[in-house]
This record gives sequence, C1' cells and structure tokens, in this order.
RNA sequence: ACGUCUUUAGUUCAGUUGGUAGAACAUUGGUUUCCAAAACCAAGGGUCGUGGGUUCGAGUCCUACAAGACGUG
Repeated sequence: ACGUCUUUAGUUCAGUUGGUAGAACAUUGGUUUCCAAAACCAAGGGUCGUGGGUUCGAGUCCUACAAGACGUG
C1' cells in the first nucleotide's frame, strides 16, 4: 500500500426480510438473614464508532473517515 472482518448498556455479546433495541454478568433498591454471602423480585443505565446519503421509516442499505484484528506483497 491492498484485501477481508469487527465497532450496539459498565463488561461479554444477540438483533431474522429495513418497522423504531435486548440477554447474561455487573451496579442500585427490596425480600430473606443476628450480620454477610447465596437465592428470589424490581429498577436504572444506549447519540447503535464519527460525518453524510437513500427511505414514510436505518443498528440493518450506500458512502467517506477513525480505531482495532487477520492476511497478501
């Protein structure tokens, strides 16, 4: 330099044919316990890497850029 892949909650990851975003763990609160742990219940937390475009509607499609991983020379 070129090619492929990845980027979504604090962390690890889902997200189907474009229809308006979820799980687990973690955090906080409650029940329980002499106290704690464990267990159970509930809650909060998201500019979907950044900008632009297409569309009635974009995490999803197109484009540029950024960061990372792998490969080729």
A computed fold for a 73-nucleotide RNA from Ulva ohnoi, annotated as transfer RNA. Rfam family: tRNA. The family's RNA type in Rfam is transfer RNA. Gene Ontology term of the family: triplet codon-amino acid adaptor activity. The coordinates come from a structure-prediction model, not an experiment, and the mean pLDDT is 82. The sequence is in RNAcentral, with records from ENA.